[in-house]
RNA sequence: GAUGAACGCUAGCGGGAGGCUUAAUACAUGCAAGUCGAGGGGUAACAUGGUAGCUUGCUACUGAUGACGACCGGCGCACGGGUGAGUAACGCGUACACGACCUACCUUUAAGCGGGGGAUAGCCUUGGGAAACUGAGAUUAAUACCCCAUAGUAUUGUUAAAAUAAUGUUUUGGCAAUUAAAGCUGAGGCGCUUAAAGAUGGGUGUGCGUCCCAUUAGGUAGUUGGUAGGGUAAUGGCCUACCAAGCCGACGAUGGGUAGGGGGCGUGAGAGCGUGACCCCCCACACGGGUACUGAGACACGGACCCGACUCCUACGGGAGGCAGCAGUAAGGAAUAUUGGACAAUGGAGGAAACUCUGAUCCAGCCAUCCCGCGUGAAGGAUGAAUGCCCUCUGGGUUGUAAACUUCUUUUGGAAGGGAAGAAUAGGAGAUACUUGUAUCUCUGUGACGGUACCUUCAGAAUAAGCACCGGCUAACUCCGUGCCAGCAGCCGCGGUAAUACGGAGGGUGCAAGCGUUAUCCGGAAUCACUGGGUUUAAAGGGUGCGUAGGUGGUUUAAUAAGUCAGAGGUGAAAGCUGGUCGCUUAACGAUCAAAUUGCCUUUGAUACUGUUAGACUUGAAUUAGGCUGAGGUCAGCGGAAUGUGACAUGUAGCGGUGAAAUGCAUAGAUAUGUCAUAGAACACCAAUUGCGAAGGCAGCUGACUAGACCUAUAUUGACACUGAGGCACGAAAGCGUGGGGAGCGAACAGGAUUAGAUACCCUGGUAGUCCACGCCCUAAACGAUGCUAACUCGAUGUUUGGCCCUUGCGGUUGAGCAUCCAAGCGAAAGCGUUAAGUUAGCCACCUGGGGAGUACGUCCGCAAGGAUGAAACUCAAAGGAAUUGACGGGGGUCCGCACAAGCGGUGGAGCAUGUGGUUUAAUUCGAUGAUACGCGAGGAACCUUACCUGGGCUCGAAUGUUAGUGACCGCAGCUGAAAGGCUGUUUUCCUUCGGGACACGAAACAAGGUGCUGCAUGGUUGUCGUCAGCUCGUGCCGUGAGGUGUUGGGUUAAGUCCCGCAACGAGCGCAACCCCUAUUUUCAGUUGCCAGCACGUAAAGGUGGGGACUCUGGAGAGACUGCCUCCGUAAGGAGUGAGGAAGGCGGGGACGACGUCAAAUCAUCAUGGCCUUUAUGCCCAGGGCUACACACGUGCUACAAUGGCGGGUACAGAGGGUAGCCAAACCGCGAGGUUGAGCCAAUCCCACAAAGCCCGUCCCAGUUCGGAUUGGAGUCUGCAACCCGACUCCGUGAAGGUGGAAUCGCUAGUAAUCGCGCAUCAGCCAUGGCGCGGUGAAUACGUUCCCGGACCUUGUACACACCGCCCGUCAAGCCAUGGAAGCUAGGGGUGCCUGAAGAUGGUGACUUUACAGGGAGCUAUCUAGGGUAAAACUGGUAACUAGGGCU
Repeated sequence: GAUGAACGCUAGCGGGAGGCUUAAUACAUGCAAGUCGAGGGGUAACAUGGUAGCUUGCUACUGAUGACGACCGGCGCACGGGUGAGUAACGCGUACACGACCUACCUUUAAGCGGGGGAUAGCCUUGGGAAACUGAGAUUAAUACCCCAUAGUAUUGUUAAAAUAAUGUUUUGGCAAUUAAAGCUGAGGCGCUUAAAGAUGGGUGUGCGUCCCAUUAGGUAGUUGGUAGGGUAAUGGCCUACCAAGCCGACGAUGGGUAGGGGGCGUGAGAGCGUGACCCCCCACACGGGUACUGAGACACGGACCCGACUCCUACGGGAGGCAGCAGUAAGGAAUAUUGGACAAUGGAGGAAACUCUGAUCCAGCCAUCCCGCGUGAAGGAUGAAUGCCCUCUGGGUUGUAAACUUCUUUUGGAAGGGAAGAAUAGGAGAUACUUGUAUCUCUGUGACGGUACCUUCAGAAUAAGCACCGGCUAACUCCGUGCCAGCAGCCGCGGUAAUACGGAGGGUGCAAGCGUUAUCCGGAAUCACUGGGUUUAAAGGGUGCGUAGGUGGUUUAAUAAGUCAGAGGUGAAAGCUGGUCGCUUAACGAUCAAAUUGCCUUUGAUACUGUUAGACUUGAAUUAGGCUGAGGUCAGCGGAAUGUGACAUGUAGCGGUGAAAUGCAUAGAUAUGUCAUAGAACACCAAUUGCGAAGGCAGCUGACUAGACCUAUAUUGACACUGAGGCACGAAAGCGUGGGGAGCGAACAGGAUUAGAUACCCUGGUAGUCCACGCCCUAAACGAUGCUAACUCGAUGUUUGGCCCUUGCGGUUGAGCAUCCAAGCGAAAGCGUUAAGUUAGCCACCUGGGGAGUACGUCCGCAAGGAUGAAACUCAAAGGAAUUGACGGGGGUCCGCACAAGCGGUGGAGCAUGUGGUUUAAUUCGAUGAUACGCGAGGAACCUUACCUGGGCUCGAAUGUUAGUGACCGCAGCUGAAAGGCUGUUUUCCUUCGGGACACGAAACAAGGUGCUGCAUGGUUGUCGUCAGCUCGUGCCGUGAGGUGUUGGGUUAAGUCCCGCAACGAGCGCAACCCCUAUUUUCAGUUGCCAGCACGUAAAGGUGGGGACUCUGGAGAGACUGCCUCCGUAAGGAGUGAGGAAGGCGGGGACGACGUCAAAUCAUCAUGGCCUUUAUGCCCAGGGCUACACACGUGCUACAAUGGCGGGUACAGAGGGUAGCCAAACCGCGAGGUUGAGCCAAUCCCACAAAGCCCGUCCCAGUUCGGAUUGGAGUCUGCAACCCGACUCCGUGAAGGUGGAAUCGCUAGUAAUCGCGCAUCAGCCAUGGCGCGGUGAAUACGUUCCCGGACCUUGUACACACCGCCCGUCAAGCCAUGGAAGCUAGGGGUGCCUGAAGAUGGUGACUUUACAGGGAGCUAUCUAGGGUAAAACUGGUAACUAGGGCU
């Protein structure tokens, strides 16, 4: 885009079309084929006339007239109308042919129409039957039937001649025989017979075309042909008899399936593909099947006979029927209309005609089924009204000029009025002409549709809009609801709490009396490729050759004209399509003309090319001669090394084997060594990237036989060629059969190991096999994943094997091979590239999404194993190729890190502290959970904190802001209560620039509040990879593209740090540096710090005057840069016990964290979207809980002791803090502390004695003078309050623990280890934690194999959620389709036999007949529809059981 459509929602009108696609299922009822009295006998009904009777409008009679039931006869009924079951066929289409034919009615021409006869229906009489129907007798007519005559251009027989390509053709003759007729009449005519011709309609034959299956390959006995006969309108095995053995088939016979064919129709640019409704042509059919009759024509839709199925009637004896005609009914189905009107028109039948008949036809009815047209109003109208919807919500946007309102119009609908064309005829009347029954003219006359189309008038916007869609494709977006639910979906896909995708709404988009959905066809699809595709890797080259058919084929001459090309003629029906014009108001629709119909046939010409025929040629091909080459093949012989075995000898304890072992062998003497013997198999070195072969494949040496390639050259043949469906041959390994052989190796098998297991890898053995001969099998990643042949298209290099030349060498040249790299070109790319995957030609094979499946069934081959051929159902939306970037690897290379190693000290064992899990609980609030949670948020849980629990209370609220107003508030007191709170009493302002302000209360209002949820809606902040060296960009270049290059490479560095090179050149974020602390020094400054010199002074003391030298403090500078030297290096840079220097190669430390990753952490710091809650999930209070305790884990502290504990003495820091504070000194207390009290807002005073260390003493290896848990008692301090639940002190008690399993952590120098000091938080403190400070102060690093993490390059990848990936198979369960299958069942076709209706043909025919050489009844033979029976095959359905497959 289309439809004979259907379904859903909706629906105003008209015109034109169309309307059972299914059950060729069954049919009630009515109608659809009759007509002619001018063929006939006649008169049942009707009418007219007449006659009679009378009851005066009835009865009877009368064929007299109009007419006419039934009957005889003629013509028609073979047309028109319906359907598509059958049919794969000369059925249809197209073009020819009939020398093999027929044709009623019609036209033309010629001739004729004489005589005779007997019947029969009707009618009448009578019989049977329920009916349908039918028997008998008598009698009668014809355009019914029969006989005779006449007749030839008829028919038959025979004969002569001519024409033609032609058989049964045509023409001209001769002889013989045979066959005709009908009347009627109005007197005009209409009919009849014969013959010829035409027209029309048919019959037959032939060429070409006409679906699928080869998993249908052979079919055929009247089969193919001949002769003779029969039959027919006519040819013919159409039929019969005899004879011959043919005929069809890979160019697809036969069989099976499906199907009416064509013009056309739909689509498409076309070629095609699909289709065959309506209309036209042809065919076939008429309940299923068969048969003939009549006739010009039928084997006959509304005729006959018979068989069958079905339905109906019946008196049970017997009968009737055929809607696939028009309506209509039932059924089936998703689905398809009225039991209408008329013969007015067109057409048909009959008739002389009038006329009759006509469900053909013309009309009307129903249906949005399709096509076309019209309308549902038009113009103006902004306070952009109201509602609705949305938002950033006092407002804006949108609906929207839309509405309201004003003006206008009146199609359509309504009312009223008018009103067609289609009609031409025939007939009748009249006139004219003449051929006297014809032509023309005039008048008259006929409409189903239909009072319809159309026209006029009237009123009035009045009577008239829906459907689908809005994620992308694809035009059109928001809100709400829902929450992987409900649902959507054509494909991709949407939905798991912010859905433009579901449902609703608002808005929008598209089409519009329709709009969507479904089904089907074409297109897009170059996705079956003729036009117009492919086959290295995506699906696809046969394993290889030889060769049949076929296809294709070198140069040249001549002929021919089959193909080819051109002209002409015929045909290609009409309709349709296309163009022009015209008619309906337009269009759809219709009319007419043209074009087209690409085809077929005939004919005339052309001859380049192809073909054919004849001839010639040599370049393709082959042969010949001489060489040369090789693991080419077959057979036979020979050889040595190695191995095994046997014998003998020497010799002694192991051998063998492995990662390590064991099984095994061995004192009955192994292994090892030596000599001899023997067996089978394979051939080291040469040896190669080599060579040969069609492929598979081929390797010791020699011989015999045999095949090929190549080179050189002469001669010969003269296209002999290429390819090759079927066919034939060969065809690795494994395997099979028979017979040998059997050393080594070695499936199966056994044992030993390994392992969670180990039906494996490893080891010890070992059977088939491997070997030979003969015969099978016929498959491989049979690969170059690349069919064969021929031609053409730049080069370079290596190599094998020939020929030629010279200047004799890495020489040149010419062939044939084998390889590598590249130009052009090709290719999706990888790549290929004279050995093409380039450019061409020829032939063959093969492919058409993945799976199912190379499976099933069938067939062929095979001994078997199995091979060859080779589907479908079902299922998925992918499967796949090449390349790219990442990620990953028990891949490779390079490098780094307390990563390992080397060391030191720990953890894991004990007790305790602390955090977590778990458990418990009314609550044990919440968060953090591998590394990157667990002394974490928390840098202070007794109350508070506090978020949790129990209980008591409040509801504009506990807090804050704004605004009137008031003047207090605070405080004090009492009662109640656990407190919060409630109730009551008392008290009454301050400042002021006089405007007001501060504070408090407070009516009302607006903002409440939430540590409730979502860190997967977020901001901010943070952890980690990782202080790892990376991450990118611009321009250019390369690539179809993703992308690459730069950023890779060679060096170097801590570093993508730097250097060199380079299709790259530059740049950014990172690195480094700039910042801070620290190490040295200079300068400035000099108090509270310092004190060398001077002075005073003390028991002592920078205590004092002074001083700036020093220390120190804190400002500003300097200093370090591989700068210098030597060596190495192109450079960057590296090395050195270098120099110098306080410091040396980044001096040490800190802050600083690229692009990003982990949906990492946090809604409980804070902020914040959305959701939830509002007498509660908010707020206040008391008490409790966060401190529980069988247990498990993390992080720590203290220890286990002598490098120690205890006692005494004694030395040396740094950095901090201090007024609700630090607190000196003194006194009291054993002590925690208390009392009193000086100083200090701090370089001044205080905390504050640093400790380890050093000196002296003691302990003597013990559960101790170690260790301090636990616990009793007594206290101190803080605080409203130490019970749950604080710290500290003193006295007493004195647990585990004797250095810690597997495992695991930190640290590379002022580091580890060890020692103390300070601070934050804080009333106090559960701090052994955290953050800082200094004191003492080590050991070790060979090195980068390994573990972990990381960086760069490279490689593989089926991964991309990226290896915590992907993914295979069994098993369990559900569903689906399929294969096999005992059996059951259905169907069509064939075959044999039996039977056999109607009918046909033959024979007979004693009966019958006016028909007598005839006809018929009857009898009989053959054939036949159908029926029965038998065996087998085929195709389906179903099925216990079973097998594999798909989906989940």